[in-house]
RNA sequence: GUGAGUGUAGCUCAAAGGCAGAGCACUGGACUGUGGCUCCAGUGGUUGUGGGUUCGAGUCCCAUCACUCACCCCA
Numbered sequence: 001g002u003g004a005g006u007g008u009a010g011c012u013c014a015a016a017g018g019c020a021g022a023g024c025a026c027u028g029g030a031c032u033g034u035g036g037c038u039c040c041a042g043u044g045g046u047u048g049u050g051g052g053u054u055c056g057a058g059u060c061c062c063a064u065c066a067c068u069c070a071c072c073c074c075a
C1' cells in the first nucleotide's frame, strides 16, 4: 500500500429499519453476631467520530479514527 472484520453500560456480549437490553460488576435494602452465599430494588449509554438516506437508523450508504487478521512490496 490492498482487502476483510470489529467498535453498543466499568467488563463480556445481545438487539432481522419501529421504546437501547442481558449477565457480571457497582449502590441501597432484607437475611447474618460479623462477613460470604442467597433474595429484593436501583444507578449507569450522545451505540468510536462526522455526514447522507428514511416518517423513523445501533441496524442501510459515504467518509474518517482506533484495533485485529490476511495479502503485497523493490534491491
Stems, first nucleotide, its partner, number of pairs: 001071007010024004018055001026042005048064005
The RNA shown here (transfer RNA) has 75 nucleotides and comes from a Deferrisomatales bacterium. Its Rfam family is "tRNA". Its family is annotated with triplet codon-amino acid adaptor activity in the Gene Ontology. The source organism's lineage runs through Bacteria, Pseudomonadati, Thermodesulfobacteriota, Deferrisomatia and Deferrisomatales.